This is a predicted complex of two RNAs, RNase P RNA and transfer RNA, with 416 nucleotides together.
RNA sequence: GGAGUCGGCCGGGCGGCCGCGGCGAGGGCUCAGGCCAGCGUCGAGGAAAGUCCGGACUCCACAGGGCAGGGUGCUGGGUAACGCCCAGGCGGGGCGACCCGCGGACAGUGCCACAGAGAACAGACCGCCUCCGCGCUCGCGGAGGCAAGGGUGCAACGGCGAGGUAAGAGCUCACCAGCGGCCGGGUGACCGGCCGGCUCGGCAAACCCCACCCGGAGCAAGGCCAAGCAGGGGGCGGGCGGCCCGCUCGAUGCCCCCGGGUAGGCUGCAUGAGGGUCGCGGCGACGCGGCUCCCAGAGAGAUGGUCGCCCACGACAGAAUCCGGCUUACAGGCCGGCUCCUCCA
RNA sequence: GCGGGUGUAGUUCAAUGGCAGAACGUCAGCUUCCCAAGCUGAUAGUGCGGGUUCGAUUCCCGUCACCCGCU
Numbered sequence: 001g002g003a004g005u006c007g008g009c010c011g012g013g014c015g016g017c018c019g020c021g022g023c024g025a026g027g028g029c030u031c032a033g034g035c036c037a038g039c040g041u042c043g044a045g046g047a048a049a050g051u052c053c054g055g056a057c058u059c060c061a062c063a064g065g066g067c068a069g070g071g072u073g074c075u076g077g078g079u080a081a082c083g084c085c086c087a088g089g090c091g092g093g094g095c096g097a098c099c100c101g102c103g104g105a106c107a108g109u110g111c112c113a114c115a116g117a118g119a120a121c122a123g124a125c126c127g128c129c130u131c132c133g134c135g136c137u138c139g140c141g142g143a144g145g146c147a148a149g150g151g152u153g154c155a156a157c158g159g160c161g162a163g164g165u166a167a168g169a170g171c172u173c174a175c176c177a178g179c180g181g182c183c184g185g186g187u188g189a190c191c192g193g194c195c196g197g198c199u200c201g202g203c204a205a206a207c208c209c210c211a212c213c214c215g216g217a218g219c220a221a222g223g224c225c226a227a228g229c230a231g232g233g234g235g236c237g238g239g240c241g242g243c244c245c246g247c248u249c250g251a252u253g254c255c256c257c258c259g260g261g262u263a264g265g266c267u268g269c270a271u272g273a274g275g276g277u278c279g280c281g282g283c284g285a286c287g288c289g290g291c292u293c294c295c296a297g298a299g300a301g302a303u304g305g306u307c308g309c310c311c312a313c314g315a316c317a318g319a320a321u322c323c324g325g326c327u328u329a330c331a332g333g334c335c336g337g338c339u340c341c342u343c344c345a
Numbered sequence: 346g347c348g349g350g351u352g353u354a355g356u357u358c359a360a361u362g363g364c365a366g367a368a369c370g371u372c373a374g375c376u377u378c379c380c381a382a383g384c385u386g387a388u389a390g391u392g393c394g395g396g397u398u399c400g401a402u403u404c405c406c407g408u409c410a411c412c413c414g415c416u
Stems, first nucleotide, its partner, number of pairs: 001341010012310007020043005027036003045316001049327002052325005057218004064245004069214005074088005089102005103209002108207002110203003125150002127146008158176002161173003177199001179196007222267004232258004237249004274293008311314001346415007355369004363399001370388006392408005
């Protein structure tokens, strides 16, 4: 210098004027609720998004157990929890940094189209070999042996080599893969060594098995107040919103249906598994402690306009109960670790 | 805002994980003096991107579009 890989960060900046929303103290107006102008302060994101997971919170009168259903899936840890994160193991890809994948197919059931002789306790189309007959370079027919080679296919019942044989075959042997046992290491996934007999297809993002987890609903949850209607009518069982057992409530009270009324306000609602910084523990995710900061909160829904300067001329996109993740979208830019190739000293 | 569902020819619908079909439509030809009807043939598709599998409309993940319910 070129190519690549992994991680982190920013995502227009500064100033003036006008304007918008929340909060605060005081002021003015109003009988009150409230309204008004000025001042101070704060005012979108890394994804606020998709709503795909997990929790907080609230209600279902928070006994309990089982079944059904759903989810996750190597091991160990982190966490409030997770399908997230960290570390490790094994397999695969890459020269490498690095990336991707992950329970069980000897519990059972099912499927494996077409092609092919045969697709699961298989099979003989071509082929190889022996014998017999015909024929006598060589070929044809019959009886039997074989599965090495060819062929089909995504996949052909261990692989490669040597011995062996009429030809062959784990038939025998060495190595490798797989299986079982023993010993050693590791918390574990797993790894290493030795021995044994001789060999068992794939699919579980098919049913299923095993282990673990999950009650349901969602802030339009829920609570309070005000106004208004019809203290009207009907049902008898209702609740623990899948089902069962079991438990429990009521008889002028609950629940359901019909009919009628309202379409307002307050709350939930922003101090939180919170941010910054320092120290300690841990390989790390993360945890503990000290100091410090307050950082949107609407209810038709607030971030805009304009001017000046600068640059790389500005992408994807805007909170609506909150938080932790994942995924998806994104102009451009910055920083760092590492790998490979080439050149120079 | 919260929750649920559906995507297959131009339209309405089918399809055990194994060659994507049917009806109507469109186009061409035949028939007719011409049109309609009829006959024959053709046309064109699994919303999109990945993954599992030998093989995906089907199974899994993401994404996009549309529809419905809740004050």
It holds a member of the Rfam family "Bacterial RNase P class A". The family's RNA type in Rfam is ribozyme.